[in-house]
The prediction has a mean pLDDT of 89. Small-subunit ribosomal RNA, central domain from a Verrucomicrobiota bacterium, 350 nucleotides, folded computationally.

Context: one part of a larger RNA
This record gives sequence, structure tokens and C1' cells, in this order.
RNA sequence: CUGGGCGUAAAGGGAGCGCAGGCGGACUGGUGUGUCAGGCGUGAAAUCCCGGGGCUCAACCCCGGGGCUGCGCCCGAAACUACCAGUCUAGAGACUUGGAGGGGUGAGCGGAAUUCUUGGUGGAGCAGUGAAAUGCGUAGAUAUCAAGAGGAACACCAACGGCGAAGGCAGCUCACUGGACAAGAUCUGACGCUCAGGCUCGAAAGCGUGGGGAGCAAAAGGGAUUAGAUACCCCUGUAGUCCACGCUGUAAACGGUGCGCAUUAGGUCUUGGAGCUUUCGAACGCUCCGGGGCUCAAGCUAACGCAUUAAAUGCGCCGCCUGAGGACUACGGCCGCAAGGCUAAAACUC
Repeated sequence: CUGGGCGUAAAGGGAGCGCAGGCGGACUGGUGUGUCAGGCGUGAAAUCCCGGGGCUCAACCCCGGGGCUGCGCCCGAAACUACCAGUCUAGAGACUUGGAGGGGUGAGCGGAAUUCUUGGUGGAGCAGUGAAAUGCGUAGAUAUCAAGAGGAACACCAACGGCGAAGGCAGCUCACUGGACAAGAUCUGACGCUCAGGCUCGAAAGCGUGGGGAGCAAAAGGGAUUAGAUACCCCUGUAGUCCACGCUGUAAACGGUGCGCAUUAGGUCUUGGAGCUUUCGAACGCUCCGGGGCUCAAGCUAACGCAUUAAAUGCGCCGCCUGAGGACUACGGCCGCAAGGCUAAAACUC
């Protein structure tokens, strides 16, 4: 470079925004960049192919023809591509009205429960397990009543449900704020799609500084179990878990399925919306649009399975794979406070 691929065999970047780049709707006119046709020139010889010939054959050599897929110039073509000019509204966006939502940020508030403290009642156990023991308790525990403190999480509603680009998001109220959707068709007039690099976001754990600390709980201590038990079980328990600010940048970051557009039978459930029908109104029913599921036709698939939420059929763009181990490694570079992250070999073995 090319081929074939990427749900599970190796392979979709964790996610988004987006410069360059690649690709890009309809109509008219022009130019003639790519493109196509004809002609001219050039494309040395050798090599290559075809035919013939010479060394006894062959290699080798000689002759003739073809070819040398290219480049330049001239004259043309104008469908496609490109560019220029003009126009359009089907893509995209704006606008108006409307409803849905754990989307985000901040502030305030609430009740249940655990724990602790104080006081009352009470008087021998409690806790724990397979069974125990460590542990707690006559200095009054457990239990129970009242009051208080403090931290964290929000039962029921709750859904096979909703929202978000992903990570993720759930008590209630308020403020600020992002997106999607439906209906309308007033406006802009291709303003679009994708995106190497870049930038931003990014669970948990971890790190820095300062707070906070109820419950839980790495580490640690103890009790058991066991041949041992650096575990599983039990009693304690510190980081951490929580908050603010800053870092880290990973994951089975999974639908193990990149994004966008178009096309291709249905059935059924659900969620948001609109219209029609009906009615006093609603519900039911029908149609359409958006989301989430199940099931299946064609088609695809190695099979499993996928199947209008495609893994079907096409187009555009990006990322990635190329036997297993060595190796999510070494070295180097970049990033990080560190932990480490990103990029990423080879020898050697099979």
C1' cells in the first nucleotide's frame, strides 16, 4: 500500500465538543480542475511479450514486430466532479404554543432508623454462632420511657417506568440552568455529516490542604475453625466512606455492538405528546410523531443469535485488529505530588 474484518473468535476510542482534513440536497447559466475522445511529439539501447533465425540443444546471441500501461502539446466533448454567478426548500437551524422528566448547580427544610449522652423504671443477664469463645454487664448492661446531640442515607411511591453524551441521577421546597419531545409552518436558505491533533467531562479506589465522623469498614488486635488458616465465621477497630477546594483519568467505563443519513413485513406491552371519534365531560376506540421493552417475516450470522432501537441493505467519516506467550511489559518520550497513567517494542519459546 492492499485484502478481509471488529456482539461472543484478535479488533469500537469511557463520553462529548470541535479546528484542519474527508464527504455533502434541488434547479439554471457559465468556466473547463479532475474526467473522456481524436491528433502530434516524446517514452534511448538493453530488459519483457510474439514471430523468425544462429551456436549439435539449451542457456546465450541476432533480426523483425508489439509493448514500454507515462509525460508534454494541439483541437474538441460537457453528463458527472470542481469552481464562479444566480435561484429554491425537502437537509439543518431559528421562532410561537404546550406538556413530561431521580438532567445539572446552589440554598433551605423534614421524618423514620442506627449510635452516643443525661434522667426515670428495673435487677441479671446481654451479645454472638453450626456450636462456641473473645466482648459488654451489679461501678446496674440488655430491655423500656422521656429529653438531647450528631452524622449519613432517603422505606413506601418504584415500574419490565423516567432523565442524561457517557460517567451517572431518587425525601420535600425554592432559586438559577441544560437538553429532548409534540403541534404550528412565520423566518434563515445547505448554514450539513464525520472528525486525526486539541479541549472539556469522566464510577469506585487513591493523593494534597482544611473540616467532619453516626453507621459501615481495608489495615491492625483478639476469639474461633483448621494439619496449618497471614482466610471464610465472631468481637473490636484506624484510614476511608461525608463536605469544600485542588489533583488523579482508570473500569466487565458493557448493549462487551463508534457516529450520522436513507431504505426494508408484522404482532404486542409501556412511556411522553397531538389529532379524530364519542360524550354534558371523561374513559374506551382509531390515526400520527418521539422514547423504552418483548416477540417474529425477509435478510444476515460459524453458530448462538440480530431482526425499523439491525448484527438486514447501502452511503459518508473516525477509531481499531493481523497467531499464542514474553507484554495492559522493558527502554525512550509526555503527563502526575505520589500511586501511577498514555504511547509501546525485541530477544527467546511454542

It was read from a public genome assembly. Its Rfam family is "Bacterial small subunit ribosomal RNA". Its family is annotated with structural constituent of ribosome and ribosome in the Gene Ontology.